[in-house]
Context: one part of a larger RNA
């Protein structure tokens, strides 16, 4: 991993609330006693408990009482309970169940390692040559110098031994630290048997918090003990009904907790009036009908409000003009006086901003009244009892942020959580739709209808030539199609061809020159059809060429220029292979603007079945069944029903059963919404079912669960 088997809400006292039973103004015994058979049970015990009376601190009074000067009033109260049991919750115990590091005691533990005692063994060979000693020189003696002998050293190379330096192999291994290469020490603070000895807040420790038996910032084993565990995992049959939260407050609180929201059951449903029943009849209890109170949805009526916009009338901020004012001040100018300029206040004007401004102001929400609708709604009380308080995305409307975030905090809808289905290639949060079951039935939502792919190669204008469509800006753009305006033209427009495009003059300064054409000023006249003291290119300057403008020629379904919208183009680089239409492809199968059909879902409707809940009505008696009409039947955490299965017990079939029990393994068969439960076949060899009710060691696929197998 698989297979089987175990394996997790108990039990016990108390309390509460809730169906059931018993007695009932009373209701229970307990401990013990007796009888029994040391048992079941019955008897006897009334101590004692709750309950019948309640208010005030108390005196006290009492169906009232207290408060008070007073009741006017207010606060409290004015006769059902008690015992048992069932379930469900809450305390107190291990309290659903495994799961800690860890705390504390009492033992064991130096055969492994650290220190230290006792005893005992070990170090191959080589080298270097200290004291000391003899001799010789040497001195007055010493000194001191040479040879020689001499063998000293935590001395030197190097095996044994020891150590464990770097690298490499192994790394389900030769091994829970090896092996191989290479390396340090190798007479010593060496190394090693053997024996002794020191321990858990203790030892040892040339100190690494190292070792103290493959365990050490406190050792192992038991034992307190089922330590705690606000945390993780796990928690076992089935069908029905209803169905959340992710919020606010508080909190050594923020991944818990409590109480309030929201969920679930269980029960009730307020005031009047009219009319009718029943009893024990000034009264009480029931019915039915009519207003009204509550709820819900729309209208309509009527209100508070200072958002959105909007304004500048306040507050303040800001920008331009006029005017005033202002001084030992700044800059000019002037001999001064003073006169612009700037600064600084103020006042107008003129155009403007604002959560923490407003002379004003919406829409929508909110509150209130009335009409309407609903009435299996909807909401309210009490009373038991839960989950939850980590949300998420998304429109809208604002705070933070960079008008970044799948960002992060609020309000307000919505989805999702807890919701399946179509659609958006593929998708929790987006559009469309809320799944009781079945149908090879029918209409449609959003989205589609050439092919994959279910439906139009569908109609009508148009636009696009970029595969735009199927990726994005600021900018660009004589791409195209539109549109609105001014102007020119057959007295001939625009283009395009041909001539002319002159004189005064080389205009003046200014320059080295400056002759249209470096620069400054100025920009006149004249012939003319026109011709600028020149539109560009040239030259040192001149010259040249050229334009303005003019005439002629060509003949327009015409031209020029602005503006402006439509669908294009540019700008447009990236990592594994086209890769930004899901593909194929498309030039329409793109956009755009209308029309008509179809497709299309667990939506609706159509037919059958099942189940809740309500009404009605039969049948029946309190239980219930059946019909019929209307509303439901998605569902996590959770909350309520009803059932199905074990294993035992009790009563009964005085049930079955070797002519075959239980178990195991087959069945296309029957019943049952299921859980399962009948029937039959083979096996198997001794037990078992059924109906009724108890009681429970009562259902496993999940806990890196735990035993066994494999």
């Nucleotide at each position: 991993g698989c297979c089987a088997a175990c394996g997790a809400c108990u039990u016990u006292a108390c309390g509460g609330a809730u169906g059931c039973g018993g007695c009932g103004a009373g209701g229970g015994u307990a401990a013990g006693c007796u009888u029994g058979a040391u048992a079941a049970a019955a008897g006897c015990g009334g101590a004692c408990c709750c309950g019948c009376a309640g208010g005030g601190a108390a005196a006290c009074c009492g169906a009232g009482u207290g408060u008070u000067a007073a009741u006017a009033g207010c606060g409290c109260g004015c006769a059902a309970g008690u015992c048992g049991u069932u379930u469900c919750c809450g305390u107190a115990a291990g309290a659903c169940c495994c799961g800690a590091a860890g705390c504390c005691a009492a033992g064991c533990g130096a055969g492994c390692u650290u220190g230290u005692c006792c005893u005992g063994a070990g170090c191959a060979g080589g080298u270097u040559g200290a004291a000391g000693u003899g001799g010789a020189g040497g001195u007055a003696a010493c000194a001191c110098u040479c040879c020689a002998u001499g063998g000293a050293g935590g001395a030197c190379c190097g095996a044994a031994c020891u150590a464990g330096u770097g690298g490499g192999u192994u790394g389900u291994g030769c091994a829970a630290c090896a092996c191989c290469c290479u390396u340090g020490g190798a007479u010593g603070a060496c190394u090693u048997g053997g024996g002794a000895u020191a321990a858990g807040a203790a030892g040892u420790g040339a100190a690494a918090a190292g070792c103290u038996a493959a365990u050490c910032g406190a050792g192992c084993u038991u034992g307190g003990u089922a330590a705690u565990a606000g945390c993780u995992g796990g928690u076992u049959c089935u069908c029905u009904c209803c169905g959340a939260a992710a919020c606010a407050g508080u909190u050594u609180u923020c991944g818990g907790a409590c109480u309030g929201g929201c969920g679930c059951u269980u029960a009730u449903u307020c005031c009047g009036g009219u009319u009718c029943c029943g009893c024990a009849c000034a009264g009480c209890g029931g019915a039915a009908c009519c207003g009204g109170a509550g709820g819900u949805u729309a209208g309509a009526u009527g209100g508070a409000g200072g958002u959105a916009g909007a304004g500048c009338a306040c507050u303040g901020g800001a920008u331009g003009g006029u005017c005033u004012g202002u001084a030992c001040u700044g800059a000019g100018c002037g001999c001064a006086a003073g006169c612009u300029c700037a600064g600084c206040a103020g006042a107008c004007c003129a155009a403007u901003c604002a959560a923490a401004c407003u002379c004003c102001g919406a829409a929508u929400g909110c509150c209130a009244u009335c009409u309407c609708u609903c009435a299996u709604a909807a909401a309210a009380u009490a009373a038991g009892u839960a989950g939850u308080u980590a949300g998420a995305c998304u429109g809208u409307g604002g705070g933070g942020g960079c008008g970044a975030a799948g960002c992060u905090c609020c309000a307000u809808g919505g989805u999702c959580g807890c919701g399946a289905g179509g659609g958006a290639a593929a998708a929790a949060g987006c559009c469309c739709a809320g799944a009781u079951c079945g149908u090879c039935g029918u209409c449609u939502a959003a989205g589609g209808u050439c092919c994959c792919c279910a439906a139009a190669u569908u109609c009508u204008u148009a636009c696009u030539a970029a595969g735009u469509g199927u990726a994005a800006a600021a900018g660009g753009u004589g791409g195209u199609a539109g549109u609105a305006a001014a102007c020119c033209a057959u007295u001939g427009a625009c283009a395009g061809a041909u001539a002319g495009g002159a004189g005064g003059u080389u205009g003046g300064c200014u320059u080295a020159g400056a002759g249209g054409c470096a620069g400054c000023c100025a920009u006149c006249c004249u012939u003319u059809a026109a011709a600028g003291a020149g539109u560009g290119c040239g030259u040192a300057a001149c010259a040249g060429c050229u334009c303005a403008c003019u005439a002629u020629u060509c003949g327009a379904u015409g031209g020029u220029u602005u503006a402006u919208u439509g669908c294009g183009c540019c700008a447009a680089a990236a990592a594994u292979g086209u890769a930004c239409c899901g593909g194929g492809g498309c030039u329409a199968a793109g956009u755009a603007a209308g029309a008509u059909a179809c497709c299309g879902a667990a939506g609706a409707c159509a037919c059958g079945g099942a189940u809740g809940a309500u009404a009605u009505g039969a049948c029946a008696a309190u239980a219930g069944u059946c019909a019929u009409g209307u509303c439901g039947u998605g569902g996590u955490a959770g909350g309520a029903g009803a059932g199905c299965a074990u294993u035992c017990c009790a009563u009964a079939c005085u049930g079955c059963g070797c002519u075959g029990a239980a178990g195991g393994u087959g069945g296309a068969c029957c019943c049952g919404c299921g859980a399962g439960g009948g029937c039959u076949g083979c096996u198997g060899g001794a037990g078992u079912g059924u109906a009724u009710g108890g009681a429970a060691g009562a259902g496993a696929a999940a806990a890196u669960g735990u035993u066994g197998g494999u």
A computed fold for a 710-nucleotide part of an RNA from a Patescibacteria group bacterium, annotated as large-subunit ribosomal RNA, domain II. The RNAcentral record of the full RNA draws on ENA. NCBI's taxonomy places the organism under Bacteria, Bacteria candidate phyla.